RNA sequence: UUCUUAUCAAGAGAAGGGGAGGGACUGGCCCGAUGAACCUUCAGCAACCAGCCGAAAACGGUCAGGUGCUAAAUCCAGCGAAUUGGUGUUCAAUUCGGAAGAUAAGAA
Repeated sequence: UUCUUAUCAAGAGAAGGGGAGGGACUGGCCCGAUGAACCUUCAGCAACCAGCCGAAAACGGUCAGGUGCUAAAUCCAGCGAAUUGGUGUUCAAUUCGGAAGAUAAGAA
């Protein structure tokens, strides 16, 4: 990097450095000099994998070693379908599915 599977409306931030960007992309809408990204330290959340317990494969519990995460639903939408409402091809709302993305585990 690619593929497969699972999950994504819950949860959890301070200090020091830094000094203008950030929320993947596009559109929107937000966050940011009352300090963005990023770096360091400490703290916290969760429980995918590993460990442990139960007959324990499924399943449940436990722990916190390997990851991950700590504004807003993955911030919302993006492609399609159905329903409802208005309407001139179309628009809006809701629901479902998909795409893309993120994370974990496995494989190449």

SAM riboswitch aptamer (S box leader) from Anoxybacillus tengchongensis, 108 nucleotides, folded computationally. The organism belongs to Anoxybacillus, within Bacteria. The prediction has a mean pLDDT of 86.